[in-house]
Model confidence (mean pLDDT): 83 of 100. This is a predicted structure of a 1458-nucleotide RNA (small-subunit ribosomal RNA) from a metagenome. The sequence is in RNAcentral, with records from SILVA. Rfam family: Bacterial small subunit ribosomal RNA.
RNA sequence: CGUGGUUCAGACAUGCAAGUCGAGCGAUGAAGCCCCUUCGGGGGUGAAUUAGCGGCGAACGGGUGCGUAACACGUGAGCAACCUGCCCUGAAGUGGGGGAUAGCCCGGGGAAACCCGGAUUAAUACCGCAUGUGGCGUUUCUUCGCAUGAAGAAAUCGCUAAAGCUCGUAAAGGCGCUUCAGGAGGGGCUCGCGACCUAUCAGCUUGUUGGCGAGGUAACGGCUCACCAAGGCUAAGACGGGUAGCUGGUCUGAGAGGACGAUCAGCCACACUGGGACUGAGAUACGGCCCAGACACCUACGGGUGGCAGCAGUUUCGAAUCAUUGGCUAAUGCGCGAAAGCGUGACCAUGCAACGCCGCGUGGGGGAUGACGGUCUUCGGAUUGUAAACCCCUGUCACCGGGGAGUAAAAAGCGGGUUAGUAGCCCGCUCUGAAGUUACCCGGAGAGUAAGCAGUGGCUAACUCCGUGCCAGCAGCCGCGGUAAUACGGAGACUGCAAGCGUUACUCGGAUUUACUGGGCGUAAAGGGUCCGCAGGUGGCCGGGUGUGUCGGAUGUGAAAUCUCGGGGCUUAACUCCGAAACUGCGUUCGAAACUAUCCGGCUUGAGGCUCGGAGAGGGCAGUGGAAUUCCUGGUGUAGCGGUGAAAUGCGUAGAUAUCAGGAGGAACACCAACGGCGAAGGCAGCUGCCUGGACGAGUUCUGACGCUCAUGGACGAAAGCGUGGGUAGCGAAAGGGAUUAGAUACCCCUGUAGUCCACGCCCUAAACGUUGCACACUAGGUAUUGGACGAUUCGACCCGUUCAGUGCCCAAGCUAACGCGUUAAGUGUGCCGCCUGAGGACUACGGCCGCAAGGCUAAAACUCAAAGGAAUUGACGGGUCCCCGCACAAGCGGUGGAGCAUGUGGCUUAAUUCGAUGCAACGCGAAGAACCUUACCAGGUCUUGACAUGCGCCGGACCGGCUCAGAAAUGAGCCUUUCCUUCGGGACUGGCGCACAGGUGCUGCAUGGCUGUCGUCAGCUCGUGUCGUGAGAUGUUCGGUUAAGUCCGUCAACGAGCGCAACCCCUGUCCCUAGUUGCCAGCAUUUAGUUGGGGACUCUAGGGAGACAAACUCUCUCUGAGAGUGGGAAGGUGGGGAUGACGUCAAGUCAGUAUGGCCCUUACGACCUGGGCUGCACACGUGCUACAAUGCUUGGUACAGUGCGUUCCGAUACCGCGAGGUGGAGGUAAUCGUCAAAGCCAAGCCCAGUUCGGAUUGGAGUCUGCAACUCGACUCCAUGAAGGAGGAAUCGCUAGUAAUGACGCAUCAGCAACGGCGUCGUGAAUACGUUCCCGGGGAUUGUACACACCGCCCGUCACAUCAUGAAAGCCGGUCUGCCCCGAAGUGUGUGAGCUAACCGCAAGGAGGCAGCGCCCUAAGGGUGGGCUGGUGAUUGGGAUGAAGUCGAAACAAGGUA
Repeated sequence: CGUGGUUCAGACAUGCAAGUCGAGCGAUGAAGCCCCUUCGGGGGUGAAUUAGCGGCGAACGGGUGCGUAACACGUGAGCAACCUGCCCUGAAGUGGGGGAUAGCCCGGGGAAACCCGGAUUAAUACCGCAUGUGGCGUUUCUUCGCAUGAAGAAAUCGCUAAAGCUCGUAAAGGCGCUUCAGGAGGGGCUCGCGACCUAUCAGCUUGUUGGCGAGGUAACGGCUCACCAAGGCUAAGACGGGUAGCUGGUCUGAGAGGACGAUCAGCCACACUGGGACUGAGAUACGGCCCAGACACCUACGGGUGGCAGCAGUUUCGAAUCAUUGGCUAAUGCGCGAAAGCGUGACCAUGCAACGCCGCGUGGGGGAUGACGGUCUUCGGAUUGUAAACCCCUGUCACCGGGGAGUAAAAAGCGGGUUAGUAGCCCGCUCUGAAGUUACCCGGAGAGUAAGCAGUGGCUAACUCCGUGCCAGCAGCCGCGGUAAUACGGAGACUGCAAGCGUUACUCGGAUUUACUGGGCGUAAAGGGUCCGCAGGUGGCCGGGUGUGUCGGAUGUGAAAUCUCGGGGCUUAACUCCGAAACUGCGUUCGAAACUAUCCGGCUUGAGGCUCGGAGAGGGCAGUGGAAUUCCUGGUGUAGCGGUGAAAUGCGUAGAUAUCAGGAGGAACACCAACGGCGAAGGCAGCUGCCUGGACGAGUUCUGACGCUCAUGGACGAAAGCGUGGGUAGCGAAAGGGAUUAGAUACCCCUGUAGUCCACGCCCUAAACGUUGCACACUAGGUAUUGGACGAUUCGACCCGUUCAGUGCCCAAGCUAACGCGUUAAGUGUGCCGCCUGAGGACUACGGCCGCAAGGCUAAAACUCAAAGGAAUUGACGGGUCCCCGCACAAGCGGUGGAGCAUGUGGCUUAAUUCGAUGCAACGCGAAGAACCUUACCAGGUCUUGACAUGCGCCGGACCGGCUCAGAAAUGAGCCUUUCCUUCGGGACUGGCGCACAGGUGCUGCAUGGCUGUCGUCAGCUCGUGUCGUGAGAUGUUCGGUUAAGUCCGUCAACGAGCGCAACCCCUGUCCCUAGUUGCCAGCAUUUAGUUGGGGACUCUAGGGAGACAAACUCUCUCUGAGAGUGGGAAGGUGGGGAUGACGUCAAGUCAGUAUGGCCCUUACGACCUGGGCUGCACACGUGCUACAAUGCUUGGUACAGUGCGUUCCGAUACCGCGAGGUGGAGGUAAUCGUCAAAGCCAAGCCCAGUUCGGAUUGGAGUCUGCAACUCGACUCCAUGAAGGAGGAAUCGCUAGUAAUGACGCAUCAGCAACGGCGUCGUGAAUACGUUCCCGGGGAUUGUACACACCGCCCGUCACAUCAUGAAAGCCGGUCUGCCCCGAAGUGUGUGAGCUAACCGCAAGGAGGCAGCGCCCUAAGGGUGGGCUGGUGAUUGGGAUGAAGUCGAAACAAGGUA
């Protein structure tokens, strides 16, 4: 400066919101004055007052938006079909009479409201009469127009008016009144155009549409009535339903649009609900009347009263909206009045509300020890932060004091001027402020009185700590939170805005996401199943006319306000004033003529006709043919047939199947046959005839735009299905049986009814698909084929070329999200139709139409979700395909699984049986040594700066060692012994106390490092540049060969490179060189013995080198690389073995090896000690050992290794013991000494048995280690002598010096549970056809609805819970409506015997009026029926959503039956 009940047009207490005029009238009548007086008083004048009569106003102003989809509104026209008080202009007049009535008074009724009767009275109230400028009526004429008509003139006749008041001495004037004409403003009526949703509302209408006549109205009109006719509206949406006041405008938007209709302005409608008229210029009247109804109030119970959607205010409702304020002695406006003035909840102001907009302040400058405090920290610091303190200033706002505008000059009064004037006009003076303690100005004091809200994961500007631990909570979308949360809560810091800031609700935008501007329809949603075709839309070439659309000029209008621009006024701004422009519209008029439209004339190229010709499963009807199946009859013939993965049911000795002959019947038409033909689509197939549709080609022919498309409509429309009647060979839903299976209402098999076939009639749907509407035109090619024509040519009908019409494939430009399409377009254009607008709910419900039914067509909503979907990419996967490899299978050998024992694990047990490892890839694993220790577990006893580290302070002293006592020990008490250096402060060492800290095998391997396992020693995994693709990505890395290998070669839009492979390294196999001790010994000596001398030849040792590279030859292939063979060679195709493990996968394993973040414990979850446990035993599993015996066992004899190890050690010869072992100690710090084989071989026994196999178990006796062998060691001897007779399903290892088998050594270690592990040597095989299958892996390709990637995804029933919804016997409402009854008030009409002042009449009486009554219409009410719509409803239907429910396994891979 604006705005302020958006919901209950719900209900309202109280006050106010419309009065005014005494200059219209009577009455009342103070003071004063005048008159009269019988002195009681009376009369006149008179300011003022109230009610009444009368006039004007009350129809404006103010409120609200119920109703209304309508000429209600907007805009533009029209009324020759109209009205208009007050106001303005003009003309004329205002004469003379009469009868009443309210008030007042008297009487009466009533609680009240109020009413009744009598008497009396006035008017600008009412009524006659006169006059008649005029007006109206009748008749005639003239002019004009737009059909009815309008204007003017004339004529006689008829009808028709009035009111006074006031100033003034008066005259005159002023205000009125009456008639007429004109104007202004206001109103009424009519029309064109514009503006909501719904077709699941398709037909509506009887005063309806029109006419004649009448009535009615201010006026036209079915507005009303009688009669006549049968019309009127509708797909350009009538009628119905829902919603809604309309507009200027407001918000938004680039615009086009979309949404809205507060304040302000225009119009409309309404005034408690419904109906009605009266008065009046104007109303069918917000603060008037009558009636009915609901509600409320008063009451004496008889009866009355009321209507805030006026201003305040109350209550209800609601998320939500203020003062029962001041003022018309201020402004603007309105009513009345001559005026003063009165009235005015209009209005002007103020108050309240951050409700909106605008402006201003909460201070400014300086100020670094960067203070304190807070927060964080890597502990150094950083940040809050010049921020504060402190210093110097300023004074807006608020406060105090003083001053102080403008809104106010009109009217009025006084004076003056003009004038005939006291009229009007002009000039001067005086007077008038609610707001108001105003705005504004001056002075004063003092930084003093004045900052919040939201946010900080991304979108989106702004980050850390703590708390919490899928809890509490957040969230607009995505999504955060399950112990390190920038997302929750708090704090600090920061960001944004700021007297506001956030939230919620709503509108537009973004959204080109309804696409007019400006979208789409092959696969994402979307082409109608197909054709014909009315309306509609659209339409070839040339010429002419008109001027519908179109374009241009002029003109009227488009209210004001708003918006925009330019100015002005408030200090600025918001706000406001002035001007301009604009208002994109409508009307009128003038012009243009290209396009469009229309009319006229013409043309032939579009379209159609005509003639000739050939092609075709085009359609309908009739006839006819052979093959095959089945059945029947007969013959031959005998035991099976049939069927399947395998079977069975079934058929067959009553003779099947098989085979031959004959017959019956129905259905379908092999070959030809096609990538072929025809048809609009569905669809059409033996052959022949008849009838018939269409397309195509050729032609010197005709018509002359007749065309294209097509909503509604019509016709056709596979299969299945339905009705009636036939027919039925084969096949074959349902059904029956047999199998399969956990089940099997299936897949497979045996039967088999409807049906399949025919005729007629329905149904009307399909993945009715080219998932691609029809028509026309244009835009590179190649190739194949069908039908025709032409050319050229030929023996020819072939081939070739051109062309028209089809049918396919490949590709260009272009298009496309990509895939792909590409003259048969999905390219470029035009015309028309249909359709789409997230997924589910839902090809559904309700309603309607169709159908015999089944069902079809049309077609929602609630609710739920944040997706659903397309194409392509990379992976992964497949009971998809192809290629390749591996002891993967196969071929073999030996095992495991059965027994006993050992060992590990699970389980159980326990005070404890410490912990970890858990498919392969845990389970003789961590553990290369659990009696104590280890040891982490348990019980008991103890310690608290600690068993261990470092530092500081104080006190003390040696420490160490030895001894005694108590104790289970730890430990405690006591005794003995005992320092060094020194600058004399102290230090080294050590004890005690205290403080920092130590300590933790406590948790988290899903916070981590490191290390390891595994796929896998599989051949793979990537990068740079380039190229391709919109992109993800691809290419390279694919392909053809080849390899153990992404090994190599060739080719290729790729060219190169890296990590892997291979090689380089080690051991081993051959040779050479060098060197010979502790090793060796051929030759020479010597010996029991390489013992010694000697020797370097050999073995060997350990350094170096050679050798193998597909090198040579032959052959094969692409002549490259590789392979096959041969020779040579110790070794031949990586010679054998080892080390070596790509990118990655498994949140694989390990916090208990160590390290380490976080959390937790701190007289204990730390530390010490003793004892126990880790060894526990109904059981289950893994890994092993020993066996079951004769290829063996026992006894005796005898032969041949290598790796290694040894001083707290290996320990010889010798002696003792049956033995384990003991005594003892040579030699050895090692090629020196020690330890050294067994299977084998020779010989003997055993004779197939629970044994001379097997050795478990148990008893006894010992040895050794060790503080200590009870729990709980190993070994020896004697005795005992268990199970076990070759191991079910299943399963493991191995391809050569390998398996198998035999022994030896070593680590750990006092000893040992080792039969384990790691090594060494001896003996020493068999087999591999091959890659179909199982397992694992590599590559290519394919499908995919998987991507946590098949241990994936996912469907349906059932059960439970919640939600919305349909049906439902009914029940309860709302609204509209048909018929009937009743019928208030009231207008109209009829009557009016009752009543009756004005006029007529001498009177009687009349005219006129009124009451009353009747009739028509009619609100409310009652009855009955119907339409639409809402609520509710036992029960019921499906739907949606929910935690890890139940049953199956339908879909996605060939998803296991596509």